[in-house]
Context: one part of a larger RNA
Molecule: small-subunit ribosomal RNA, 5' domain
Organism: uncultured prokaryote
């Protein structure tokens, strides 16, 4: 000097930041991912129109609930356990790859079918839930037709030579879905783009030799499997290789980086907040769905733990936001709002959003401001010291003349709003910032130190005691070093101490 700090004493205001570094310990409660009626059938409500056997039925309108279906839920948010690794950084490669939504281009959108949830009825169960019967719809599901381009077999030509690329021909296989209030919105196939990802390689960045040898899917080949894709990724056979003092293998520690702190630099230390990447989601394992997961708020199995139970059986996962217990020197509110920005769904209105925007708490940090200004000597009183003359506190106070920042009170009062909505209208923050006015010096100073290093000295008390202390040291009767006091010095809403680091 610096800090995500803590502790002691003290504490007026504001702005901007920042706040579990420890137990990846366990969690009560609430919320954190839904949305679409312009995909679909129901349920139930109101009004209008038509029909009516006067029960109601059909159509329209706006809406709700659960269900089928679509998209999203793989983003956003958290944490740093594991990981010494192509995890990260940087530079390349894929003639070895994928990519929902979005953009561009071309073509197509024909014709049939059978179910099923919801619902009805019944049954079992304490519950969670489950089973059976009957009915029904779709942009749900399944056939058929078409398809130059796409994929596969074969052939030809050109390029390259690595099992590859481009063009042409032949045979085979594969697709679609409608809805509507109009402009429309969609769906399918193929090619290209964009974005996002997957894989491979060179180089770089910890400690330890009191770890010296390590290795059988091990190293390579062939055939096969698997994947979007290369590959011992997996498998069968064959060969005997591969790595290592330029540190293999083992052990310890650790998320990596942009950066942050320090330093003249070289370097050293760190990786909180913010941003990029990675890994994880009670512990271990596994796959399903899907464009994308081996999936924090999905599923299955095992384990530990907790809870409910009618003892037969079930339920759960805060390293999301708040909050609780515990641990600890130590770290906040069970707040407001979707107004803005962004995200999901939707044609839209809109709904959801503990992302985010704000507010609350903490001098935790940085910055700014204030606690008054000018005058004022009889140098007052008091305190302390004294050579008893005085000195000092000290222009300090009193007193006089002013000012009113901040806080307080009163009045006014935003921008942030673009958009959306026919229109009226629409701001959490917030009656906040800011502006104006009012009253009165009024409400606002402490902490550490004073032997030397090191700015700042006296008297008293104590008497190697009590104590101080970073080093040197100090204290045994005149202690500028202990204790309180007067005075002084340094910083100042802070000042000191401690820990770690340069």
């Nucleotide at each position: 000097g610096a800090c995500g700090a803590a502790c002691g004493c003290u504490g007026g205001c504001g702005g901007c930041g920042u706040g579990c570094u420890u137990a990846a310990c366990a969690c009560a409660u609430g919320c954190a991912a839904g949305u679409c009626g312009a995909a679909c059938g129901g349920u139930g409500a109101c009004c209008c129109a038509u029909c009516u056997u006067c029960g109601g039925a059909u159509g329209g309108u706006g809406a709700u609930c659960a269900g089928u279906g679509g998209c999203g839920a793989a983003c956003g948010g958290g944490u740093g356990a594991g990981u010494a690794a192509c995890a990260c950084g940087u530079g390349g490669g894929c003639a070895a790859c994928c990519u929902g939504c979005c953009c561009c281009u071309a073509g197509c959108u024909c014709u049939g079918g059978g179910a099923u949830a919801a619902c009805u009825c019944c049954u079992c169960g304490a519950a969670a839930g489950a089973g059976g019967u009957g009915c029904u719809a779709a942009u749900a599901c399944c056939g058929g037709a078409u398809a130059u381009c796409a994929c596969c077999u074969c052939c030809c030509u050109g390029g390259a030579c690595a099992u590859c690329c481009a063009g042409g021909g032949u045979g085979g296989u594969u697709g679609a879905a409608a809805g509507u209030u109009u402009u429309u919105c969609g769906g399918c196939u193929a090619g290209g783009g964009a974005u996002g990802g997957g894989c491979c390689c060179g180089c770089g960045g910890c400690c330890u030799a009191u770890c010296a040898g390590c290795u059988a899917g091990u190293u390579g080949g062939u055939g096969g499997g698997g994947u979007a894709a290369u590959g011992g990724c997996c498998u069968a056979c064959c060969a005997a290789g591969g790595c290592g003092a330029c540190g293999a293998c083992g052990g310890g520690u650790a998320g990596c980086c942009g950066g942050c702190c320090u330093g003249a630099g070289a370097g050293g230390g760190c990786g909180a907040c913010c941003g990029g990447c990675c890994a994880c989601a009670c512990u271990g394992g596994g796959a399903c769905u899907g464009a994308g997961a081996c999936a924090c708020g999905g599923c299955c199995c095992a384990g530990a733990c907790u809870c409910c139970u009618a003892c037969g059986g079930g339920a759960g996962g805060c390293a999301g936001c708040a909050g609780u217990g515990g641990g600890g020197a130590a770290u906040a509110u069970u707040g407001c709002a979707c107004a803005a920005u962004g995200g999901g769904c939707g044609c839209a209105a809109g709904c959801c959003u503990g992302a985010u925007g704000c507010a609350g708490c903490g001098a935790c940090g940085c910055c700014g401001c204030g606690u008054g200004a000018g005058g004022g000597a009889u140098g007052a009183c008091g305190g302390c010291c004294u050579u008893c003359g005085g000195g000092u506190u000290g222009u300090a106070a009193a007193c006089c003349u002013c000012u009113u920042u901040c806080a307080g009170c009163a009045g006014g009062g935003a921008a942030g709003a673009a958009g959306c909505g026919u229109g009226a209208g629409u701001g959490a923050c917030g009656g906040u910032a800011c502006c104006u006015g009012c009253a009165g010096a009024a409400g606002a100073a402490g902490c550490a130190c004073c032997g030397g290093c090191c700015a700042a000295c006296u008297a008293c008390g104590u008497g190697c005691c009590a104590g101080c202390a970073g080093c040197u040291g100090u204290g045994g009767u005149a202690a500028u070093a202990c204790g309180g006091a007067g005075g002084g010095u340094g910083c100042a809403a802070g000042c000191g101490u401690u820990a770690a680091u340069c």